[in-house]
RNA sequence: GGGGAUAUAGCUUAGCUGGUAGAGCGCUUCCAUGGCAUGGAAGAGGUCGAGGGUUCGAGUCCCUCUAUCUCCA
Repeated sequence: GGGGAUAUAGCUUAGCUGGUAGAGCGCUUCCAUGGCAUGGAAGAGGUCGAGGGUUCGAGUCCCUCUAUCUCCA
C1' cells in the first nucleotide's frame, strides 16, 4: 500500500426479507429467610463507532472516515 471481518446497555452478545431495540451477567428496589447465600417480582440503564446518502420509514441498504482483528505484499 491492497483485500476481508468486527463495532448494539457497565460486560458478553441476539436482532431473519428495512417496519415500536432484546437476552444473559451485573446494578437499584421490593418479597420469602432471624441474617448471609439463594430463589422470586419489578425497575433503571442504548443519540446501535462517527458523518453523509437512499427511503414514508435504516441497527439492517449505499458512500466516506475512525478504531480493533486478520490475510496478502